[in-house]
RNA sequence: UCGAUGUCAGGGCAAACCCAUCGAAAGGUGGGGACGCAAAGCCUCCGGCCUAAAGCGCGAGCCAGGGUAGCGGGGUUGCCGGU
Numbered sequence: 001u002c003g004a005u006g007u008c009a010g011g012g013c014a015a016a017c018c019c020a021u022c023g024a025a026a027g028g029u030g031g032g033g034a035c036g037c038a039a040a041g042c043c044u045c046c047g048g049c050c051u052a053a054a055g056c057g058c059g060a061g062c063c064a065g066g067g068u069a070g071c072g073g074g075g076u077u078g079c080c081g082g083u
Stems, first nucleotide, its partner, number of pairs: 004083002006080001012037002017032006035070001041076003045073003048068003055062002
């Protein structure tokens, strides 16, 4: 240096829940907090799932252009030491 491996060291992220805030909601953001995570960094391209304000429908209801990257696939970038 390259390849494999992943917690032994350093460092990173942060579920539930609580507070504040934005939102019609799902959910997001900030603070606290840690269930977990080796891409739990970033991107909705594909499938899934959640929500249904507006719209459609006489009505039951339907519908994503709203979300979820910590549901999976895909794309893209990338830290660290041990062996």
A computed fold for an 83-nucleotide RNA from a bacterium, annotated as c-di-GMP-I riboswitch aptamer. Model confidence (mean pLDDT): 85 of 100. Its Rfam family is "c-di-GMP-I riboswitch aptamer". Its family is annotated with cyclic-di-GMP binding in the Gene Ontology.